This is a predicted structure of a 136-nucleotide RNA (FMN riboswitch aptamer (RFN element)) from Thermoflavimicrobium dichotomicum.

[in-house]
RNA sequence: UCGAUCCUUCGGGGCAGGGUGGAAUUCCCGACCGGCGGUGAUGGCAAUAAGCCUCAGUCCGUGACCCGCUCUAUUAGCGGUGGAUUCGGUGCAAAUCCGAAACCGACAGUUACAGUCUGGAUGGGAGAAGGAUGAC
Numbered sequence: 001u002c003g004a005u006c007c008u009u010c011g012g013g014g015c016a017g018g019g020u021g022g023a024a025u026u027c028c029c030g031a032c033c034g035g036c037g038g039u040g041a042u043g044g045c046a047a048u049a050a051g052c053c054u055c056a057g058u059c060c061g062u063g064a065c066c067c068g069c070u071c072u073a074u075u076a077g078c079g080g081u082g083g084a085u086u087c088g089g090u091g092c093a094a095a096u097c098c099g100a101a102a103c104c105g106a107c108a109g110u111u112a113c114a115g116u117c118u119g120g121a122u123g124g125g126a127g128a129a130g131g132a133u134g135a136c
Stems, first nucleotide, its partner, number of pairs: 001135002004133007017029003031116002033105002035062004043053003057103002066080005085101005107119003
């Protein structure tokens, strides 16, 4: 340095305040939240460089949930399904910058309909960091 195998650890946030009601964190007003990798005209450090750190919920992909098939029926593998953005500005160029206004969010449960409560879940997990072995 490389890619392969293995090990360890880590690996999701959020209804303030109010209205109606017998009952709602589920309805209404309003509030709040944004997994992981990539891309990226962001920003910062650095001398101008190399380099380092940082930048998307709604662009590309992916995980959880759900469905199907196979299996040694423990689980694992494979496949499928899988939400949401416009306008304006700057500019050679904007899906990512700046401004504004929008929009989206598994399943089961519930004294009443849930992105935010409870539960499956002390689970799984994209992946991140570190280490061991090996090769060069």